This is a predicted structure of a 109-nucleotide RNA (Guanidine-I riboswitch aptamer) from Flavimaricola sp.
It was read from a public genome assembly, where an Rfam model found it.
The prediction has a mean pLDDT of 79.
The source organism's lineage runs through Bacteria, Pseudomonadota, Rhodobacterales, Paracoccaceae and Flavimaricola.
RNA sequence: CUGCAGGGUGUCUAGGGUUCCGCCGCAUUUUCCGCGGGUCAGGACCGAGAGACGCCGCCCGGCGGGCCAAAUCGCGCUGGGUACACGGCGGGGCAAAAACCCGGGAGAG
Numbered sequence: 001c002u003g004c005a006g007g008g009u010g011u012c013u014a015g016g017g018u019u020c021c022g023c024c025g026c027a028u029u030u031u032c033c034g035c036g037g038g039u040c041a042g043g044a045c046c047g048a049g050a051g052a053c054g055c056c057g058c059c060c061g062g063c064g065g066g067c068c069a070a071a072u073c074g075c076g077c078u079g080g081g082u083a084c085a086c087g088g089c090g091g092g093g094c095a096a097a098a099a100c101c102c103g104g105g106a107g108a109g
Stems, first nucleotide, its partner, number of pairs: 007056006015046002020043002022040001023037004057082008084104001086107001090102003
């Protein structure tokens, strides 16, 4: 440098903050409105390449019917495979943050 199936997605979890709800404080005659608080366990929300489970796709094989027969192509079912993986700073976006995205990046081995 090139090739190789090493891909996509859903539900969750680790994790994350604070636009909304709730909660707490201040203020308010009670209340409403308002201001502040995520070093507020929450509702809800975001959420993993290197986390879990599933579905699809793809690769290798087996079986099956169609075609006069065979081969090929495509289809259906089915077994197996889809490995390995240390990782900043900084930036992005939503209200904001993050193992989200830049990124299997830079770098290291």